RNA sequence: GGGCGCAUAGCUCAGUUGGUUAGAGCGCGUGACUCACAUUCACGAGGUCAUAGGUUCAAGUCCUAUUGCGCCCACCA
Numbered sequence: 001g002g003g004c005g006c007a008u009a010g011c012u013c014a015g016u017u018g019g020u021u022a023g024a025g026c027g028c029g030u031g032a033c034u035c036a037c038a039u040u041c042a043c044g045a046g047g048u049c050a051u052a053g054g055u056u057c058a059a060g061u062c063c064u065a066u067u068g069c070g071c072c073c074a075c076c077a
Stems, first nucleotide, its partner, number of pairs: 001073007010026004019057001028044005050066005
């Protein structure tokens, strides 16, 4: 220098052919239970879907650029 993949909740990850309000497990908070704690159960909070633009009636999803991480190839020595 060239190519490919990944980026979604605090963590690990789903998200179908672009289409109703963005989800699960763990964690966190509250309540129930208990003398109390743990377990268990119920409820809840928590998101600029990496950033910026574009396409579209509609974008987590498609396109472009950028950033970060990882992998492969080439070049120099």